[in-house]
RNA sequence: AUGUUAUCAAGAAAGGCAGAGGGAAUAGACCCGUUGAAACCUUGGCAACCCUUUUAUCAAUGAGUAUGCAGAUAAAGAAGGUGCUAAAUUCUACUAAUAAAAUUUAAUUUUAUUGGAAAGAUAACCA
Numbered sequence: 001a002u003g004u005u006a007u008c009a010a011g012a013a014a015g016g017c018a019g020a021g022g023g024a025a026u027a028g029a030c031c032c033g034u035u036g037a038a039a040c041c042u043u044g045g046c047a048a049c050c051c052u053u054u055u056a057u058c059a060a061u062g063a064g065u066a067u068g069c070a071g072a073u074a075a076a077g078a079a080g081g082u083g084c085u086a087a088a089u090u091c092u093a094c095u096a097a098u099a100a101a102a103u104u105u106a107a108u109u110u111u112a113u114u115g116g117a118a119a120g121a122u123a124a125c126c127a
Base pairs, nucleotide, nucleotide: 003125004124005123006122007121008120013043014042015041016040021032022031023030026093027092028091029090044085045084046083049081050080051077052076053075055074056073057072058071064069089119094116095115096114097113098112099111100110101109102108103107
């Protein structure tokens, strides 16, 4: 790399450099951008996935659990490892249900709402 699981609510910006793009990819829509986009650098911040601390309870009489793995739950925290720091995984695309409309023999199409999937992002684990 591939794979497994969890989350995708909320939150958090200034400066330097750069110079035309950017919001993951394809198409469309919408939005941000020369009153300065991306990338990069510095400093700060957010959050609590890993983590840290303490106590209690449970756990090889096998708890918990996704692969794996002796830890799990609860409370507090932020030293360290990642991550993030416009709006928002922005919407539509595939699928199911419901409602409405159009054309209609059956039915089909379109629109709206809700759910799911797929794709993607981040973390941890595994090999």
This is a predicted structure of a 127-nucleotide RNA (SAM riboswitch aptamer (S box leader)). It was read from a public genome assembly, where an Rfam model found it. Its mean pLDDT, the model's own confidence on a scale to 100, is 79.